[in-house]
RNA sequence: CUCCUCGAGGCUCAACGGAUGAGCGCUGGUUUCCGAAACCAGAAGCUGUGGGUUCGACUCCCACCGGGGAGA
Repeated sequence: CUCCUCGAGGCUCAACGGAUGAGCGCUGGUUUCCGAAACCAGAAGCUGUGGGUUCGACUCCCACCGGGGAGA
C1' cells in the first nucleotide's frame, strides 16, 4: 500500500429491508434459619462514526475509526 472479515446491553451472540431480541450476568421480590437452586418482576441498546439509497436500513452503497487475518 492492497484485499478479506468483524464491530449491537457488563459478556457471548440472534435479527428475508417492515423497526430490536435471547442466554449468562446484574437489581428487587417469593421461598429458606442463612445461602445456593428454582420461580416472578425489572434496569441497561436510538446497532463504531458520518453521509447516501429507500415509503422504510442492524441489514444495501460510500468514506472514515477500531479489532483480527492474508498478500506485497
Predicted 3D model of a 72-nucleotide RNA (transfer RNA) from a Polyangiaceae bacterium.
The coordinates come from a structure-prediction model, not an experiment, and the mean pLDDT is 81.
The RNAcentral record of the sequence draws on ENA.
Taxonomically the source falls in Polyangiaceae (Bacteria, Myxococcota, Polyangia, Polyangiales).